The RNA shown here (small-subunit ribosomal RNA) has 1500 nucleotides and comes from a Bacteroidales bacterium. The sequence is in RNAcentral, with records from SILVA. The coordinates come from a structure-prediction model, not an experiment, and the mean pLDDT is 81.
RNA sequence: AGAGUUUGAUCCUGGCUCAGGAUGAACGCUAGCGGCAGGCCUAAUACAUGCAAGUCGAGGGGUAAGGGUCAGCUUGCUGACCACACGACCGGCGCACGGGUGCGUAACGCGUAUGCAACCUACCUUUAACAGAGGGAUAGCCCCGAGAAAUCGGGAUUAAUACCACAUAACACUGCACAAUGGCAUCAUAGAGCAGUUAAAACUCCGGUGGUUAAAGAUGGGCAUGCGUGACAUUAGCUAGAUGGUGAGGUAAUGGCUCACCAUGGCAACGAUGUCUAGGGGUUCUGAGAGGAUGAUCCCCCACACUGGUACUGAGACACGGACCAGACUCCUACGGGAGGCAGCAGUAAGGAAUAUUGCGCAAUGGAGGCAACUCUGACGCAGCCAUGCCGCGUGCAGGACAGAAGGCCCUAUGGGUCGUAAACUGCUUUUAUAUAGGAAUAAAUGUUAAUUUGUAAAUUAGCUUGAAGGUACUAUACGAAUAAGCACCGCUAACUCCGUGCCAGCAGCCGCGGUAAUACGGAGGGUGCAAGCGUUAUCCGGAUUUAUUGGGUUUAAAGGGUGCGCAGGCGGACUAUUAAGUCAGAGGUGAAAUCCCGGGGCUCAACUCCGGCACUGCCUUUGAUACUGGUAGUCUUGAAUACGGUUGAAGUAGGCGGAAUGUAGCAUGUAGCGGUGAAAUGCAUAGAGAUGCUACAGAACACCGAUCGCGAAGGCAGCUUACUAAGCCGAUAUUGACGCUCAUGCACGAAAGCGUGGGGAGCGAACAGGAUUAGAUACCCUGGUAGUCCACGCCGUAAACUAUGAUCACUCGUUGUUGGCGAUACACAGUCAGUGACUAAGCGAAAGCGAUAAGUGAUCCACCUGGGGAGUACGAUCGCAAGGUUGAAACUCAAAGGAAUUGACGGGGGCCCGCACAAGCGGUGGAGCAUGUGGUUUAAUUCGAUGAUACGCGAGGAACCUUACCUGGGCUCAAAUGUAAGUUGACAGUAGCUGAAAGGCUAUUUUCUUCGGACAAUUUACAAGGUGCUGCAUGGUUGUCGUCAGCUCGUGCCGUGAGGUGUCGGGUUAAGUCCCAUAACGAGCGCAACCCCUACUCUUAGUUGCCAGCAUGUAAAGAUGGGGACUCUAGGAGAACUGCCUACGCAAGUAGAGAGGAAGGUGGGGAUGACGUCAAAUCAGCACGGCCCUUACGUCCAGGGCUACACACGUGCUACAAUGGCCGGUACAGAGGGCAGCCACCUGGUGACAGGGAGCGAAUCUCUAAAGCCGGUCUCAGUUCGGAUCGAAGUCUGCAACCCGACUUCGUGAAGCUGGAAUCGCUAGUAAUCGCGCAUCAGCCAUGGCGCGGUGAAUACGUUCCCGGGCCUUGUACACACCGCCCGUCAAGCCAUGGAAGCUGGGGGUACCUGAAGUCGGUUACCGCAAGGAGCUGCCUAGGGUAAAACUAGUAACUGGGGCUAAGUCGUAACAAGGUAGCCGUACCGGAAGGUGCGGCUG
Repeated sequence: AGAGUUUGAUCCUGGCUCAGGAUGAACGCUAGCGGCAGGCCUAAUACAUGCAAGUCGAGGGGUAAGGGUCAGCUUGCUGACCACACGACCGGCGCACGGGUGCGUAACGCGUAUGCAACCUACCUUUAACAGAGGGAUAGCCCCGAGAAAUCGGGAUUAAUACCACAUAACACUGCACAAUGGCAUCAUAGAGCAGUUAAAACUCCGGUGGUUAAAGAUGGGCAUGCGUGACAUUAGCUAGAUGGUGAGGUAAUGGCUCACCAUGGCAACGAUGUCUAGGGGUUCUGAGAGGAUGAUCCCCCACACUGGUACUGAGACACGGACCAGACUCCUACGGGAGGCAGCAGUAAGGAAUAUUGCGCAAUGGAGGCAACUCUGACGCAGCCAUGCCGCGUGCAGGACAGAAGGCCCUAUGGGUCGUAAACUGCUUUUAUAUAGGAAUAAAUGUUAAUUUGUAAAUUAGCUUGAAGGUACUAUACGAAUAAGCACCGCUAACUCCGUGCCAGCAGCCGCGGUAAUACGGAGGGUGCAAGCGUUAUCCGGAUUUAUUGGGUUUAAAGGGUGCGCAGGCGGACUAUUAAGUCAGAGGUGAAAUCCCGGGGCUCAACUCCGGCACUGCCUUUGAUACUGGUAGUCUUGAAUACGGUUGAAGUAGGCGGAAUGUAGCAUGUAGCGGUGAAAUGCAUAGAGAUGCUACAGAACACCGAUCGCGAAGGCAGCUUACUAAGCCGAUAUUGACGCUCAUGCACGAAAGCGUGGGGAGCGAACAGGAUUAGAUACCCUGGUAGUCCACGCCGUAAACUAUGAUCACUCGUUGUUGGCGAUACACAGUCAGUGACUAAGCGAAAGCGAUAAGUGAUCCACCUGGGGAGUACGAUCGCAAGGUUGAAACUCAAAGGAAUUGACGGGGGCCCGCACAAGCGGUGGAGCAUGUGGUUUAAUUCGAUGAUACGCGAGGAACCUUACCUGGGCUCAAAUGUAAGUUGACAGUAGCUGAAAGGCUAUUUUCUUCGGACAAUUUACAAGGUGCUGCAUGGUUGUCGUCAGCUCGUGCCGUGAGGUGUCGGGUUAAGUCCCAUAACGAGCGCAACCCCUACUCUUAGUUGCCAGCAUGUAAAGAUGGGGACUCUAGGAGAACUGCCUACGCAAGUAGAGAGGAAGGUGGGGAUGACGUCAAAUCAGCACGGCCCUUACGUCCAGGGCUACACACGUGCUACAAUGGCCGGUACAGAGGGCAGCCACCUGGUGACAGGGAGCGAAUCUCUAAAGCCGGUCUCAGUUCGGAUCGAAGUCUGCAACCCGACUUCGUGAAGCUGGAAUCGCUAGUAAUCGCGCAUCAGCCAUGGCGCGGUGAAUACGUUCCCGGGCCUUGUACACACCGCCCGUCAAGCCAUGGAAGCUGGGGGUACCUGAAGUCGGUUACCGCAAGGAGCUGCCUAGGGUAAAACUAGUAACUGGGGCUAAGUCGUAACAAGGUAGCCGUACCGGAAGGUGCGGCUG
């Protein structure tokens, strides 16, 4: 010091979360020791038991107990005595301290600083003075009595340092009058005088101690005051002793503290009053600090002591272990009455996540009493329990590895890696643990003994005595590595692999993991971090500059009030003088100690503790300074205002007037439609509409001018004109002299809609009605139409009331429009002031952008914001007639919501362009029959895969068995084949027979070769199996598609904070990102093109099996033969085409031209060739391969069946429907391929398929080879001489075998079908169409399929509006698994919190009335007392109790309202693209719902 998380990516805003520290903590796992600390945060709940405040005999009367001495004797009893001791009692002092708790208290309670001229103070210290002489009682003791007890009553007797008179007395107190000094004032003061009042206690060792009065000190307290010290304004008014005065009372003392009278004040927006919460401080935690949080332990103060009230005593209390009363609770009881108060220390119960021993001791420190010894002391000192925290120590150290052991774990697994020098083993050490032994300091004093000084006191020295902790700390010895390790690992965040699991189980602080290869779950191994702890939970601070004083913001992210005026408040021009409040400096006082910090010291170190210092940022007092701010006084003119003169405008209010249009009415002309729409209909019209003309009336709005204009504070304002009112600007002087700016609360204004009353009502037009549209249409469209819109008066008070930009002032480059004024002769114009626009520099900004009209740089004041939703909602208050407005939460829920920009994708956005995309054509499909594939259905099985384009004559280039993967049945199990190694045997095998469906099983038989090394074969054993089982979403490879579309990228540079852009855009051009020009780009790569192959032309080389012009031979004919290379052809090489030439256009690229030339012309035609990528596209069944699964089976063998089923649906084809044809006869011409288990010439037979013979040919040699065409004949428009399905019969061929289930032939049969609905496909030239031929696979073939080959050989393209697909640019976006996207609301279901609510139940407080204990105070003749005084009675006040009405607050509640959340519910489709009617804001009405419509506004 930061990090994670919104996005495809980016920057920003903004929240959430984490890493740190801390705790009186708790919980989980684990646990060796010690030191020092800490330990009921909850029920101020209730308490059993014990202890926590007594002491003094040197105050007193005395003697219940104990001890001692003595006596008597019954030897354990009685009595006497005590300078032993002492229960109870009188008396003194203490009990007001110490200890506990935090209920109450928002207060002079606390903190801090002052004051008391308004006060008190026992014990202590100092000083001064004094103590004379009396009196009467009463406890106790004794006796009697009541009662269960607690306790009480009566009688007799008695003492005091108890009580009461008297004496003496002032420096005390009171009164009177005088003087001086001091003080802010009331007044104060050992000034002097007079008068009055008031004291005392004894004990004694004779030293003293104690007593009284007065003064002073110290200590402790009381009172008053300034300042500071919570939340809520959804608490705004409160107050009757209330505020003040006079007088009196009361108190230690001031004071309405109390009372009588008088006055009417006092507090409050600088927050009164009320409600809620809370002890305050030093401190503690955190933080860089400022701050924030905190108030355990320790210290100071306060408050309280079962709850409430009250006083007494006392120096001090309204009293924790005192009293009285009332109340609640508990206990005892003989039922009549009594007792009690752990928030003291232990302890118990309860509550709770949770907090200890009914311990030891007064040895130390401190306290009370006492002369003292001493007694008391749960204060305190110690110990016990608890890892609750902090600190320290340990659980060993060194060596030991080429057998890196075994074992675990992992891997690419003959082996390697890791745990790992780790272990074993060797050596060393012994803290700690254990055992044994020794063994403290804390003790100073007191007391006592002795001595000294000496004055009996006192001091000093020496000896002795006293230790709870404790036989503890500590030390030594022995022993032996011996007694001691656990929690986190996806990222943030240090640390990784295997197995199991399979959106399950589970994890999770946030983001998120888990759906078969999980570093995220569980286990293991390993490693990293911390360590006697580690994690989790809770809480606080930090990070969070995320409440911003330090130190934030408000155009669009949350946020500028709709606008103005303006009181308070805040801020404020120039100069002079003065003051010294703020400010600054010096000094003084205080800021307790502890804590923090620094420097030292002591425990072995540390924690801890001691000493010293700093500090405590504060408050008060005082002295000084005077720049600034403030106050006061004076002056000034530049801010502001006024006067004068011009000028401007849709500025406002009221009145008058005007024309056009519309509607209505009347009259007239006139006839069949009008109107309306995408198209229609509703509607109007023969009872005369619409149209046209004239006249009249009505209301509303003001065309052109008109604008990017003007005016106004905003809302807003538009015909002309009059009156009244307001404002701005300009000009040049003059006047006032800071009069200014801003503005919470307040007041005024404030579009549209809406409300009230009364008018008005032409047009428009929510609602409503009808017609359309539609699946529906509560809408969009149409026809009507009410409120309203208009006027007057009164309300409402809101809008996207927007420049989403508050007001004012100052400063800061430029360019260019425009309005008003001035200047100017001016229709020129460098000017100037005030407005209003555009562009832009710097600067600012997240960016878009803003940019003198700032969102720049500064100043002042106001308003507002602090994640999204819930919600501008609820409740409360307030305003309103209402609608509703203003103010304005919480529970709960999410990890985002959001802004700007980027790249894509998309749009029922735009522009440009291309493609058999459309159009123009030709031929098909869809209808029929059949073939084939698919779906579906069926089945024992109909094996599997492919499924929009991109599956469906596809994998399959050929299912009768085989194939075959499927089904049924029968068999086999180290297995079918092969290899290696070893062993054995010469038999297995074969043949024959039986059985069986076959596989298989059984039986018989035969018996190898040899160079003797072996070969061969079989068998056995061992090792390697097999799987067309799953996952194409684990993969390789291959393939389809976009698409043969023109795109996809990179390097460097430049631009941008960045994603990214530029290049690749723009203007042209092209088939093309093809090329040219321009250009912050310059280049390059993959694609395009070219290079390759075929074809078209020529040349050349070479001629066999090809060819044959010329020469020759020869045949019926024939390159058949000799020959030949001319030609064709074959197959090698070369050439040829490049917009090269011309013309036109053009800058160029290039385009055009039936151009020239050329075999070919603008890519000549065709093929191969497929960029980056997309579709988790296809394939685990072609192959390969990870993982998983099966192993007498999911392997393998065999037979039969199935893949060929068949109501049906779809795709792809074939054949047709006929005359451009069918049939018959004759006749002609290819190319490319194939061929030895083959092609088969030729001959023979058969109607034929074919069969029997048989030559040639492993092929430019032999062979398989055309059809349409042409010539002739026939048929004559019909279900036919078309068409051939189907069926019957007979055959041929292949094959082990044609039943399921082959092809072909012949004869017979002769179905549908007469050109095909919606729709849809192919094709732009040697193409479509049409005709046949060949090949692969293959025994044969279901081939009409596929792949090739040639023959014949067209039509059409105006063109790019539209459909589809694609490319480029641009635009919008709330999309980014990207429109098959996103997303809204009702309804239904579950869960959660919450509002309202008849009521019900509490709680605290106030008011009124009644009652009223104890008690103080007041009154009082009768009773008691000598007296002081008391009893009794009584008055006022009051705690408590009761009654009543209301308010507040909390809980609960039938019912009810909305809200939130929840993988796959229902209805629609509102929003995002022009979202298919642009959206949104306010308002009103309507509707299942999103929503629709009207009016006004905004552009987001």